[in-house]
Context: one part of a larger RNA
RNA sequence: CACCGGCGUGCUCCAGGCAUAAGCCUGCGGGCUCCCCAUCCGACCCGUCUUGAAACAUGGACCAAAGAGUCUGACAUGCGUGCGAGUCAAUGGGCCAAGAAACCCGUAAAGUGCAAGGAAGCUGAUUGGUGGGAUCCCUCGUGGGUGCACCACCGAUUGACCUUAAUCUUCUGAGAAGGGUUCGAGUGUGAGCAUGCCCGUCGGGACCUGAAAAAUGAUGAACUAUGCCUGAGCGGGGCAAAGCCAGAGGAAACUCUGGUGGAGGCCCGCAGUGAUACUGAUGUGCAAAUCGUUCAUCUGACUUGGGUAUAAGGGCGAAAGACUAAUCAAACCGUCUAGUAGCUGGUUCCCAUCGAAGUUUCCCUAAGGAUAACUAGAGCCCCCGUUGAGUUGUAUCGGGUAAAGCCAAUGAUUAGAGGCAUCAGAGGUGGAACGCCGUCAACCUAUUCUCAAACUUUAAAUAUGUAAGAUGGUACAGCUGCUUCAUUGAGCCACGCCACGGAAUCGAGAGCUCUAAGUGGGCCAUUUUUGGUAAGCAUAACUGGCGAUGUGAGAUGAACUGAAAGUCAAGUUACGGUGCCCAACUACACACUAACCCAGAACCCACAAAGGGUGUUGGUCGAUUAAGACAAUAGGAUGGUGGUCAUGGAAGUCAAAAUCUGCUAAGGAGUGUGUAACAACUCACCUGCCGAAUCAACUAGCCCCGAAAAUGGAUGGUGCUUAAGCGCGUGACCUAUACCCGACCGUCGGGGCAAGGGCCAGGCCCUGAUGAGUAAAAAGGCAUGGCGAUCACCGUAAAACCUAGGGCGCAAGCUCAGGCAGAGCGACCGUCGGUGCAGAUCUUGGU
Numbered sequence: 001c002a003c004c005g006g007c008g009u010g011c012u013c014c015a016g017g018c019a020u021a022a023g024c025c026u027g028c029g030g031g032c033u034c035c036c037c038a039u040c041c042g043a044c045c046c047g048u049c050u051u052g053a054a055a056c057a058u059g060g061a062c063c064a065a066a067g068a069g070u071c072u073g074a075c076a077u078g079c080g081u082g083c084g085a086g087u088c089a090a091u092g093g094g095c096c097a098a099g100a101a102a103c104c105c106g107u108a109a110a111g112u113g114c115a116a117g118g119a120a121g122c123u124g125a126u127u128g129g130u131g132g133g134a135u136c137c138c139u140c141g142u143g144g145g146u147g148c149a150c151c152a153c154c155g156a157u158u159g160a161c162c163u164u165a166a167u168c169u170u171c172u173g174a175g176a177a178g179g180g181u182u183c184g185a186g187u188g189u190g191a192g193c194a195u196g197c198c199c200g201u202c203g204g205g206a207c208c209u210g211a212a213a214a215a216u217g218a219u220g221a222a223c224u225a226u227g228c229c230u231g232a233g234c235g236g237g238g239c240a241a242a243g244c245c246a247g248a249g250g251a252a253a254c255u256c257u258g259g260u261g262g263a264g265g266c267c268c269g270c271a272g273u274g275a276u277a278c279u280g281a282u283g284u285g286c287a288a289a290u291c292g293u294u295c296a297u298c299u300g301a302c303u304u305g306g307g308u309a310u311a312a313g314g315g316c317g318a319a320a321g322a323c324u325a326a327u328c329a330a331a332c333c334g335u336c337u338a339g340u341a342g343c344u345g346g347u348u349c350c351c352a353u354c355g356a357a358g359u360u361u362c363c364c365u366a367a368g369g370a371u372a373a374c375u376a377g378a379g380c381c382c383c384c385g386u387u388g389a390g391u392u393g394u395a396u397c398g399g400g401u402a403a404a405g406c407c408a409a410u411g412a413u414u415a416g417a418g419g420c421a422u423c424a425g426a427g428g429u430g431g432a433a434c435g436c437c438g439u440c441a442a443c444c445u446a447u448u449c450u451c452a453a454a455c456u457u458u459a460a461a462u463a464u465g466u467a468a469g470a471u472g473g474u475a476c477a478g479c480u481g482c483u484u485c486a487u488u489g490a491g492c493c494a495c496g497c498c499a500c501g502g503a504a505u506c507g508a509g510a511g512c513u514c515u516a517a518g519u520g521g522g523c524c525a526u527u528u529u530u531g532g533u534a535a536g537c538a539u540a541a542c543u544g545g546c547g548a549u550g551u552g553a554g555a556u557g558a559a560c561u562g563a564a565a566g567u568c569a570a571g572u573u574a575c576g577g578u579g580c581c582c583a584a585c586u587a588c589a590c591a592c593u594a595a596c597c598c599a600g601a602a603c604c605c606a607c608a609a610a611g612g613g614u615g616u617u618g619g620u621c622g623a624u625u626a627a628g629a630c631a632a633u634a635g636g637a638u639g640g641u642g643g644u645c646a647u648g649g650a651a652g653u654c655a656a657a658a659u660c661u662g663c664u665a666a667g668g669a670g671u672g673u674g675u676a677a678c679a680a681c682u683c684a685c686c687u688g689c690c691g692a693a694u695c696a697a698c699u700a701g702c703c704c705c706g707a708a709a710a711u712g713g714a715u716g717g718u719g720c721u722u723a724a725g726c727g728c729g730u731g732a733c734c735u736a737u738a739c740c741c742g743a744c745c746g747u748c749g750g751g752g753c754a755a756g757g758g759c760c761a762g763g764c765c766c767u768g769a770u771g772a773g774u775a776a777a778a779a780g781g782c783a784u785g786g787c788g789a790u791c792a793c794c795g796u797a798a799a800a801c802c803u804a805g806g807g808c809g810c811a812a813g814c815u816c817a818g819g820c821a822g823a824g825c826g827a828c829c830g831u832c833g834g835u836g837c838a839g840a841u842c843u844u845g846g847u
Base pairs, nucleotide, nucleotide: 010032011031012030013029014027015026016025017024018023045060046059047058048057061847062846063845064844065843071204072203073202074201075200078197079196080195081194082193083192086112087111092105093104094103116123117122128154129153130152131151132150136145137144138143156187157186158184159183160182161180162179163178167174168173207346208345210343215335216334217333219331225310226309227308228307229306230305231304232303233302234300236268237267238266239264243260244259245258246257247256248255249254272297273296274295277293278292280291281290314324315323349781350780353777359372361370362369363368373519374518375516376515377514378513379512380511382509386508388506389505391504392503394467395466396465403458404456405455410452411451412450415447417445418444419443422442425439427437428436429435472498473497474496478492479491480490482489522546523545524544525543527541528540530538531537551562552561566744567743568742571739572738576734577733578732579718580717581716585731587730588729590727592725600720611705612704613703615702616701617700618699619698620697622695623694624693633688634687635686636685638662639661640660644656668683672681673680745771746770747769748768749767750766751765752764753763782836784833785832786831787830788829790827791826793824801819802818803817805816806815807814808813
């Protein structure tokens, strides 16, 4: 390794057989559950900052344990509790069989409330009215009365302020009555005090970790800097100063020669001390500065031992900010200190509901705050005839953008034409003329061309404001110190009448208050728009998106396109597709396209242009043609004349101007080749042959050229040619978490249910709508460690731990069973909290 045999192989249900207290056996039996392997399909790594992360952005090897919004004081909203014009355990004292932190006590104190305003002196508030309104009463009533709380308005009142000033008075003051679009955290029959909880604010270490710094008190000169004291060390060779000796010369001064001598921050070089180059070796080293060779200096400002002195804003410095114990543009150690940080990183269980902002204003503001906005929660107050609206219509305002205009104003601007009232220049005529003539400008007139963000007569669209009624309409009486010539007006008050509730459509809720979080870096697209040569550039506006969001399509993809999502099942579609990859017609009909550097193949979008093509297919327009075109082939292509001029020469053909005529079927005073000039050839033009269509210009479909880049390569791939390309049309089919229908789950709304016969109203029943989500909010749960009350378990086995076992819950998790183990432990109701880890270059330990 192969073969054969035996045994074992989860839980549960069912069927059959045997046995019967538990049981045993059989089944290609059913269901549930977990692990491993294989195949198909989908599928990039989490946390984080960010407009945007799979990122060649950053943290992260793995495991265990530890690890971050706490407590307190003072405020403030909300929700409770007690008492209430009061409230309240200051301290203190007391009762009791015992035990008191907790119980009790008072005409009590203090606080706070019951009165405000003013800088202060100081002065100092009582029941009002109208409209809307609950309740209650009357009533046949859609009617009448009562009018709480609360809201709106008017009036009164109090303090301050402004004004006015009768009167009194010692002449300095006091000050009645009155007025006021002035100010107040007032009054108007009180609402507070104490206490608990959630959220929030400020002060405290204040969510956790983290500086560079600042202050203060000590310790260091064994390294090293410098001074001083006291010791030690420096081989050999060279040059050869002063001085000295001898000789020679000289009148002398002195000079010369030869020796001797041995000075020197002198020379070469050993030890020593240093450290130039190799930019050598080494570079997890021998070494937190070393090794090798080379090099500098080597009797001196030399090297060195020991002692001693100088200490941190201080020393010391032949000065490099060097050195001051591997530390120096201010040493080291402790303390203040958990220093501070608008900055970086991290911040721990579950589910369900709602759900943002990157904008306004201000700030020594721009990496941050406050403020408004957006959002959540708590509510309050009405509510079936009111109220509302990203809508439409009607009525009615405001405007100066787009467009238009410039023979309208302003400004710019082209072209001629006609003029001569004015005027500049040059010219002609003339002695001259504001004489004349012509000319060119300015200028004038009627036209013409082109323009304007800071021009405009005119003038949109879209946007925007207001209105559509009972608080209204209308008739009429009264009051007033205002107003008017005026019972005129205005205001107030009273009282009658008018209900088809005064466009449409849609929704069912409308209105108001308080508290608080996050945000205050944004980005993209269509359209409009500013700067810029332009940009995946910077900026603005409307709307919609991404951010915060998955999903079908675009091969791939933040933003494009379709469409927004509880969990399932069936059906139908959207965008997009239907040769194969790959679900679905190698469908149908009609055209086009041949592309050897490189045919083509779908918004955003991943490029190509000017220009060109006798490639091919259409079109427009103009010509020729049976009186024979076009093309092919053949013949002719002449005379005046070698036209005139110019030239060294020019005879059709270097150049210039002109360009007739004869004969003809036709033939240019010449389309090219050619010659020094001729010649010769050719073309235009005419004709024969032939026998039916032919030629030019322009235009636009596909195709081609234009078209060159660095790893090998991309219509997504393969491949495709009467397509599987491109254009147009017609059907069928495929498919999303979209639509429709059904079931279940959650949430929210509406309605109903009680005494007869257990409970759960925190319950039960019926019904409608709805379900995306980062930051954030708020609701409900799970788990954990103490404590209290109640009830349980435990050596016949508590907790912990293990399990390719069962059950329940959406989940956090709970529970049962088996194993192992051996002493405590659980549930419910409360209460307290040092209560939940994957990340912090996190801490400690292990691998």